[in-house]
RNA sequence: GCCCUCGUAGCUUAAUUGGAUAAAGCAGGGCCCCUCUAAGGCCAAGAGUGGCUGUUCGAGUCAGCCCGAGGGCA
Numbered sequence: 001g002c003c004c005u006c007g008u009a010g011c012u013u014a015a016u017u018g019g020a021u022a023a024a025g026c027a028g029g030g031c032c033c034c035u036c037u038a039a040g041g042c043c044a045a046g047a048g049u050g051g052c053u054g055u056u057c058g059a060g061u062c063a064g065c066c067c068g069a070g071g072g073c074a
């Protein structure tokens, strides 16, 4: 330099062909239980999806540019 894949909550992952309010687990918070802690049970909350622009009635999903991570070729 060229090519490919990826970027969603603090962390790890879902989200079907573009279609209803972006869904879980762990961590964290509150409560119960327990002499206490751990374990266990219950409850609530937390992200508009790396950034910008575009296409569309509708974008996490498609397109362009940029940023970042990983890989391949030279």
Base pairs, nucleotide, nucleotide: 001073002072003071004070005069006068007067010026011025012024013023019057029043030042031041032040050066051065052064053063054062

A computed fold for a 74-nucleotide RNA from bacterium (Candidatus Gribaldobacteria) CG07_land_8_20_14_0_80_33_18, annotated as transfer RNA. Lineage of the source: Bacteria > Bacteria candidate phyla > Candidatus Gribaldobacteria. RNAcentral records the identical sequence in 4 taxa. The sequence is in RNAcentral, with records from ENA. The prediction has a mean pLDDT of 80.